[in-house]
RNA sequence: GCGGGCGUGAUUCAGUGGUAGAACAUCUCCUUGCCAAGGAGAAGAUCGCGAGUUCAAUUCUCGUCGCCCGCUCCA
Numbered sequence: 001g002c003g004g005g006c007g008u009g010a011u012u013c014a015g016u017g018g019u020a021g022a023a024c025a026u027c028u029c030c031u032u033g034c035c036a037a038g039g040a041g042a043a044g045a046u047c048g049c050g051a052g053u054u055c056a057a058u059u060c061u062c063g064u065c066g067c068c069c070g071c072u073c074c075a
Stems, first nucleotide, its partner, number of pairs: 001071007011023003018055001026042005048064005
């Protein structure tokens, strides 16, 4: 330099045009003599960033940033 993949609650991931969900963690309550385990509930993400297309974008297109992998050239 070229190509590919990934970026979404604190964390690990799902969702591939129609108002963003699960697990785990955190907090509250219930159960227990206490802890653990279990049950119920709550809070937490303008989807890496910026533009475009669209009535509507996490999703499609372009640019850009970061991480990972592969290839090529030079030294």